Molecule: small-subunit ribosomal RNA
Organism: uncultured Planctomycetota bacterium
């Protein structure tokens, strides 16, 4: 730092996605060690159990224990022993009392301000413990806890005692009566100030106040504890300090306007109450204010900050751990105590829930530490210790402390270490791949040598320790360094490997299974699925998921846009706001600079240091970009004052105009009415019909009526803010422009809300209605036609008044100002030039257009009328769809307008330009494309091919042109691939290995058989490898055969896996490249334009210059001439000969043959043309503008054809889908189509006679003459491997006879009979030919359609290949006779070039829209129903403060003392008020019959709306 993804490709816009970092995480696989951190994010839901706040005996009285003393006293002779008051010492501690319990710890529900942060204020306040001062502590009193005690029954009898049971009430919690007791508990009195209050002054301050004087009044205590020691600690008042709090102010702190108005204690005042303190904090009265677009009020969400994560930064997100603040403690309310609370482990009340219960009652609160179930994707031990650090209490020792310090669990995170190190093969095994040669894993292993971290065993105990102390001593929960020992031993996984993104192969699978962050993979060769091998990344972790920031300049302050991509309000006026001309002065708000306070610590950064290092920790610094205060400055902005004229406005004089409103008038046209003329149609269309018309239309003349619109002028022209404005005149009226030595003096620009205007359609009321004309009716068109076309026609269009408020309301371009080249045209003014005027020219102001420099822009384009360069203000945009829709609000009579989402869904949607393709777009050009002609096909019969049908099989392929007389240049068997049946299995054919061993092969024979084949024999004849040989043989196993194994074989599949070959566009003129140039680029240019050509042929122009493949030429053939050569060809002259013939001698002259040359090139002339290319005409010439014909087929298109010519990947088959054989089939036949032949006749048929070709073929052959047969043919065989012989007769044609227009002397199908030929067998299925006989359809062919432009069409025969023969009328060639028409491009078809449009690019056989039908999903409406929130009104009213009352109770004080008073307690009550109830609304959400549209979904239905002029723009 970027990358992927819209396209055939490109640029830009724009979204989606990825790579990075982070985490209180979770999940999957895996897991060696240690250090430091961290760990219920969900149910502020519920909690068993234990612990988390106590301490002080040096405040107090007791009780108990121990020791001492020992009054008194018992036993004992005594020694001695026992009880024991009092007192003292030590210890324990239930209670009174003091301090603490308001801290520490937890959590984030609530709360958008009673909160947090920062800076200030408190002259409006408080403060226990602590510190420093000053002063004081006198005299009394009454209680109370603790403590002690409490009753009833039974029996006995001495009648008031004894004994026994029980021991005030209660289950418990707890409570009561009586008696008496202490204090640093409580109370009274005294004293007291610079404390407090009141009054009166003084000083001072801007002021609220502060200081101070005088007088009067008021308020205190514990002289207690302790010590060897007035030693220490405590008490009271007061003044200060420190620290900690309360309150107030300013600034700032999320989303929402689909929340715009809110508020009655509300805002302020006066007075009172209340508080530590200000204050509507509360109350009474008075006033009517207060807040709000700088967002009040309402709704939603949320603890805030230091900081954390990310980022280059600015920012964005976040607030877990640590620190500060706030809030909360089961839910709600309340106060008490106290320095401090409205109090987490205090109190009272109400609710919910739970526990105990003897049913009467009572108790509880883990959001403390552990822990439990539950919830959940998910989060730990019911651990140790007060050793340290702190906290509370205490004089202290000390006690308490789930604060804290430690340990345990979890790879949850960060950091560190290890799982060995070195050597070790042309390289083991295994596995994988392979072109089978090899390669990879891989120095990796084994093996050798070495080391010893960590874990393990042993072991040391420094340190964390400071303290306390009776000076003796004592304190570690937990952690642990150093050191020694042995063993390579105990320690590696996970994800990825198509691109992004580092890393590739094989197998399996076959749009299946699956993958996927995006693009996308998978339909038989998957680097994308699954597995394996290999490779890459990270590593005790790796990957996935989730979330945040980044990339994203994709909300743009830094740092974006708005003509066409999303985006300028339809237009103006104008409020708030924002911004604002020149000069001077003043002050200093902004601004700058300096100083200063603060910005807690921790964190981040830098330096140094401590743990072996690091993480971590310590010290110091910097920083904390902020806020406050003070000084200085005065350029700029603002504020204040004064001045100015250029912005703006005014005045005056001119001036143009469809600017607006009203009234009046006018002509043309139209329709209607009346009358006249007239007499059959009119009208309308592509063509028609509906319609009108003999009751007189249309047409025409005259008169009249009506409504609407204003031709020409008229223009790229004018006016207006826009919408809009067009006959003429008048009246009223708005604005603009020009000129001026006039006036004011910044009065300006923009403009959220707001207001006004605002096309057409539409709505309301009342008029009007000629024409036009939604709806509607009819006629056409059509498959349909609710359309386009036609005939009618109502609303409407017109007027008045009132609504509506929208348009592609567009320049798709907001308004204002300034600046930045020009040229040209128009409109309206002014000035100058010339003696004057017209005209003209120059210049200037305003407006309207076009072209264009620079610049800008993605490009198209724009360009002084900016989309350039700047400034000001407003509006608007943030992917496509859903949707300008729903809900809500608001406006409207309605229609509807304005405002305006979400769920869900897609990876695009969209812009500009490029290349193609296409168009029922355009231009130019060409072609037997049409036209002009000639002849056909389509009708008939037959032949042939195809479809279909049939069949055991009718083998297969070819399918618009470009399949169909095609593969097939020859299906009776063979061919043959098909069917039936029979037979065979290393095979009919190839190669290798292997067994055997001298046999084997050919020919002949026998049996079965249809044959193939199988079997056989006493085997007829012949052959029998190579080397050597003494011919006896020996050797070999390589020929042949044979056994077995590999394999052969396949016309089986895939032409959509392929090669090769071929068709087609098309013999059309195109298709490209190099360099250069232009363009951001795809690309363009060249190759376009102007001419010309058959041609991208050539010329010319031109940012192109050249080149290649095509075209042309070169090649073959044909047409003329020359030359060379004359055999088999030829025969002019000479000679010979014949019935005749180049027959012979000869000849090369000619024809001809076949070699080589020549010839034609727009070369010449004239004209046209750009001095061109070229065209037209002409001459000459055998031939003239490519002379005719052929071969030759560019880049490419059609997944065109062919796996059945051949070759070939993959798949399938292997006693069969191979091979052999016989018979059958490919030849079927109701029918349909293609291609042909023969005809329908007289331009003919037929008989007779006569003439003229070319090119071929011939030995498995062509075959003459001769003879036989009517003939096909037969016999026979001369000649000929052929310019020699043969096939071979050419036919049409010419001459002549007959036929005379008919189903015929046309036509020949069909059928019968008789023959011929071929064939190794065989013409039944299924050949050809001949003769005789038979004699069908057919009388020129509907719609439609084919060929042909000259030696062509038409017509006539001849030959050849294949081949035994032939279904050939086919195919390929050859010659004979030999036309007509056109010189054009309107149309049909096809093609080429240029241009244009495009939403197409699989490219129009394209794309694509809507209803309906099916499935899935989310959402809206909805009768109704369920639940939540915040309020309002009323009812009820616990506890409690405050107020009122008080026939109850009452130690301290007072008095006039049986008592009364004050006060207190209790009780009753008023206001307020939690919970609860009722009611009417409001708001948010859930469910819902039914209903509405929306989105998505390979192959459903109907049409064809859009994209091309998309067929009606």
């Nucleotide at each position: 730092a970027g990358a992927g993804u819209u396209u055939g490709a490109u640029c830009a816009u724009g979204g989606c996605u990825c790579a990075g970092a982070a985490c209180g995480a979770a999940c999957g696989c895996u897991g060696g060690c240690g250090g430091c951190g961290u760990g219920g994010c969900u149910a502020a839901g519920a909690c068993a159990u234990g612990c988390a706040a106590g301490u002080c005996g040096a405040a107090c009285g007791g009780a108990c224990c121990a020791u001492g003393u020992g009054a008194u006293u018992g036993g004992g002779u005594a020694a001695c022993u026992g009880a024991g008051a009092u007192c003292a010492u030590g210890g324990u501690u239930a209670g009174u009392g003091g301090c603490g319990a308001a801290a520490g710890g937890a959590u984030g529900a609530g709360g958008a301000a009673u909160g947090g942060a920062u800076a200030g204020g408190u002259a409006a306040c408080g403060u226990g413990c602590c510190u420093u001062g000053u002063g004081c502590a006198c005299c009394g009193g009454g209680a109370u806890a603790g403590c002690g005690u409490c009753u009833g029954g039974a029996u006995g009898c001495u009648u008031g005692c004894a004994u026994c049971c029980u021991u005030c009430c209660g289950a418990a919690a707890g409570g009561g009566g009586c008696g008496g007791u202490a204090a640093u508990a409580c109370c009274g009195g005294a004293u007291a100030a610079u404390a407090c209050c009141a009054u009166a002054g003084a000083a001072u301050g801007c002021g609220a106040g502060u200081u101070u004087u005088a007088u009067g009044g008021u308020c205190a205590a514990a002289u207690a504890g302790u010590u060897a020691a007035u030693u220490c600690u405590g008490g009271c008042a007061u003044a200060a300090g420190a620290g900690c709090g309360g309150c107030c102010u300013a600034u700032u702190c999320c989303c929402u306007a689909u929340c715009a108005g809110u508020u009655a204690g509300u805002u302020g005042g006066u007075g009172a109450g209340g508080u530590a303190a200000c204050g509507g904090c509360u109350c009474a009265c008075c006033a009517a204010g207060a807040c709000a677009a700088c967002g009040a009020c309402g709704g939603g969400u949320a603890g805030c900050g230091g900081g954390a994560c990310u980022g280059a930064g600015a920012g964005g997100u976040u607030g877990g751990c640590c620190c500060g603040c706030c809030a909360u403690a089961u839910c709600g309310g309340g106060a008490c105590u106290g320095a401090g609370a409205c109090a987490c482990u205090g109190c009272c009340c109400g609710g919910a829930c739970c526990u105990c219960c003897a049913c009467g009652g009572a108790g509880g609160g883990c959001u403390g530490c552990a822990g439990u179930a539950a919830c959940g994707a998910a989060u730990a031990u019911u651990g140790g210790a007060c050793a340290a650090u702190g906290a509370g209490c205490g004089a202290a020792a000390g006690c308490u402390u789930g604060a804290u310090c430690c340990a345990g669990c979890g790879a949850c995170g960060c950091c560190g270490c290890g799982u060995g190190u070195a050597g070790g093969a042309u390289g083991a095994a295994g596995c994988c791949c392979u072109u089978c040669g090899g390669g990879g894993u891989g120095u990796a292993a084994a093996c050798u040598a070495c080391u010893g971290u960590c874990a393990g065993g042993g072991g040391u105990a420094a340190g964390u320790a400071a303290g306390c102390u009776u000076c003796g001593g004592u304190u570690g929960a937990a952690c642990u360094a150093a050191c020694c020992c042995a063993c390579a031993g105990g320690a590696a996984g996970u994800c990825a490997c198509g691109g992004c993104u580092a890393a590739c192969u094989u197998c399996g699978u076959g749009c299946c299974a699956g993958c996927a962050g995006c693009c996308g993979c998978g339909g038989u060769a998957a680097u994308a699925c699954g597995a394996a091998g290999g490779u890459g990344g990270c590593a005790a972790g790796c990957g996935u998921u989730g979330u945040u920031c980044g990339g994203a300049a994709u909300c743009a302050c830094u740092g974006g846009g708005c003509u066409u991509a999303a985006a300028g309000c339809g237009u103006a006026c104008g409020u708030a706001g924002g911004c604002g001309g020149a000069a001077u002065u003043a002050a200093a708000a902004g601004c700058g600079u300096c100083u200063u306070g603060u910005g807690a610590a921790a964190u981040c950064c830098c330096c140094c240091g401590g743990c072996u290092u690091a993480a971590c920790c310590g010290g110091g610094g910097a920083a904390c970009u902020g806020c406050g205060a003070g000084g200085c400055g005065a350029a700029c902005u603002g504020c204040a004052a004064u001045u100015c004229u250029u912005g703006a406005g005014g005045c005056a004089a001119g001036u143009a105009g469809g600017g607006g409103u009203g009234c009046a008038c006018g002509g043309a046209a139209c329709u209607c009415u009346u009358g006249g003329u007239g007499g059959a149609g009119c009208g309308g269309u592509g063509g028609a019909a509906u319609g009108c018309g003999u009751a007189g239309a249309u047409a025409u003349c005259a008169a009249g009526a009506g409504g609407a619109a204003c031709g020409c002028c008229a223009g790229a022209g004018g006016u207006g803010a826009a919408a809009a404005c067009g006959g003429u005149g008048c009246a009223c009226u708005g604005g603009g422009c020009u000129u001026g030595u006039c006036c004011u003096g910044a009065c300006g620009c923009u403009g959220a809300g707001g207001u006004a205007c605002g096309a057409a359609a539409g709505c309301g009321u009342g008029g009007g209605u000629a024409g036009c004309g939604a709806a509607c009716a009819g006629g056409a068109u059509u498959a349909g036609a609710u359309a386009c076309c036609c005939u009618g026609g109502u609303a409407g269009u017109c007027c008045a008044c009132g609504c509506c408020g929208u348009a592609a309301a567009c320049g798709a371009u907001g308004c204002c100002u300034a600046c930045u080249a020009g040229g040209u045209a128009g409109u309206g003014g002014g000035a100058g030039u010339u003696c004057u005027g017209a005209c003209a020219c120059u210049u200037u102001c305003a407006c309207u257009g076009c072209c264009g420099a620079a610049g800008c822009a993605a490009a198209a384009g724009u360009g002084u009328u900016a989309a350039g360069u700047a400034g000001g203000c407003c509006g608007c945009c943030u992917g496509g769809g859903g949707a300008g829709u729903a809900c809500g609000g608001u406006c409207g009579c309605a229609a509807g307008g304005c405002u305006a989402a979400a769920a869900c869904u897609c990876a695009a949607a969209g812009g500009a330009a490029u290349u193609g393709a296409c168009g029922g777009g355009g231009g130019c050009u060409c072609a037997c494309a049409c036209a002009a002609g000639c002849g056909g096909u389509g009708g008939a019969g037959c032949a042939u091919g195809u479809g279909g049908a049939u069949u055991a099989a009718u083998u297969c392929g070819a399918a618009g042109c470009a399949a169909c007389g095609c593969g097939c240049a020859g299906a009776a068997c063979c061919u043959u691939a098909c069917c039936u049946g029979g037979g065979u299995u290393u095979g009919a054919c190839a190669u290798g290995c292997u067994u055997g061993g001298a046999u084997g092969c050919c020919u002949g024979c026998c049996u079965g058989g249809a044959a193939a084949c199988a079997g056989g024999a006493u085997u007829u004849g012949g052959c029998u490898g190579c080397c050597u040989u003494u011919c006896g043989g020996g050797g070999u196993g390589a020929a042949a055969c044979u056994u077995g194994c590999a394999c052969a074989g396949g016309u089986g599949c895939u032409g959509c896996a392929u090669g090769g070959c071929u068709g087609u566009c098309g013999u059309c003129a195109g298709c490209u490249c190099g360099u250069g140039u232009c363009g951001u680029g795809a690309g363009a240019u060249g190759u376009u334009g102007g001419g010309u050509u058959a041609a991208g042929u050539c010329c010319u122009u031109a940012a192109a210059c050249g080149a290649g493949c095509g075209a042309a030429a070169c090649c073959c053939u044909u047409g003329c001439c020359g030359u060379u050569a004359g055999u088999u060809g030829c025969c002019a002259a000479c000679a010979g000969g014949u019935a005749a013939u180049g027959c012979u001698g000869g000849g090369g002259a000619c024809u001809c043959u076949a070699g080589c040359g020549g010839g034609a090139c727009u070369g010449c002339c004239g004209g046209u043309g750009u001095u061109a290319a070229a065209c037209c005409g002409g001459a000459g010439g055998a031939a003239g503008g490519c002379g005719g014909g052929g071969a030759u087929g560019a880049c490419g298109u059609c997944a065109a054809g062919u796996c059945c010519u051949c070759a070939u990947g993959g798949c399938c088959u292997u006693u069969a889908u191979g091979c052999c054989c016989a018979g059958g089939g490919c030849u079927u036949c109701a029918c349909a189509c293609g291609u042909g032949c023969u005809a329908c006749a007289a331009u003919g048929g037929u008989g007779c006679g006569g003439a003229c070709a070319g090119a071929g073929c011939g030995a498995c052959g062509c075959a003459a003459g001769a003879c036989c047969g009517c003939g096909a043919g037969g016999u026979g065989g001369a000649g000929c491997a052929a310019a020699u012989c043969g096939c071979a007769a050419a036919a049409a044609c010419c001459g002549u006879g007959c036929c005379u227009c008919a189903g015929u002397u046309c036509g020949g199908a069909u059928u019968g009979c008789a023959g011929g030929c071929u064939g190794u067998c065989a013409a039944c299925u299924c050949g050809c030919c001949u003769g005789c006989a038979u004699g069908a359809a057919g009388u020129u062919g509907g719609a439609a359609u084919c060929g042909c432009u000259a030696g062509u069409a038409a017509u006539c025969g001849c030959g050849u290949a294949u081949c035994a023969g032939c279904u050939a009328c086919g195919a390929c060639g050859c010659g004979g006779u030999g036309a007509a028409u056109g010189u054009g491009u309107u149309c049909c078809u096809g093609a080429g070039c240029c241009u244009u449009g495009u939403a197409c690019a699989c490219a129009c056989c394209g794309c694509c829209c809507g209803u309906c039908a099916a499935g899935u999903c989310a959402c809206g409406g909805a009768a109704a129903u369920c639940g939540g929130g915040a309020g309002c009104a009323c009812c009820c009213g616990a506890a409690g403060u405050c107020g009122g009352a008080u026939u109850g109770u009452u130690a301290a004080c007072c008095u006039u003392u049986u008592a009364g008073g004050a006060g207190a307690c209790g009780u009753c009550u008023g206001c307020c008020u939690a919970c609860g109830g009722u009611g009417a609304g409001u708001u948010c959400g859930g469910u819902a019959a039914c209903u509405g549209g929306g989105a998505c979904u390979a192959a459903g239905u109907c049409g064809u709306a859009a994209c091309a002029a998309g067929g009606u723009a």